[in-house]
RNA sequence: GGCUGCUUAGUUCAACGGAUAGAACGGAGGUUUCCUAAACCUUAGAUAGUGGUUCGAUUCCACUAGCGGCUA
Numbered sequence: 001g002g003c004u005g006c007u008u009a010g011u012u013c014a015a016c017g018g019a020u021a022g023a024a025c026g027g028a029g030g031u032u033u034c035c036u037a038a039a040c041c042u043u044a045g046a047u048a049g050u051g052g053u054u055c056g057a058u059u060c061c062a063c064u065a066g067c068g069g070c071u072a
Base pairs, nucleotide, nucleotide: 001071002070003069004068005067006066007065010025011024012023013022018055027043028042029041030040031039048064049063050062051061052060
């Protein structure tokens, strides 16, 4: 250089064209406890970026960025 895969919450993963993008763990607050832990309740938090297709995009397409693989 060529080809190719991946990128969603702090972390690990769902959602595969349709309504407020969900779950677990973790964080914060509360109840309980002498304290801690556990348990229970509540709560904050994300679609890598820019365009395009579509009535509608996490999903499809193009480019860019990052990470990985194969190959010369």
Molecule: transfer RNA
Organism: Candidatus Cryptobacteroides aphodequi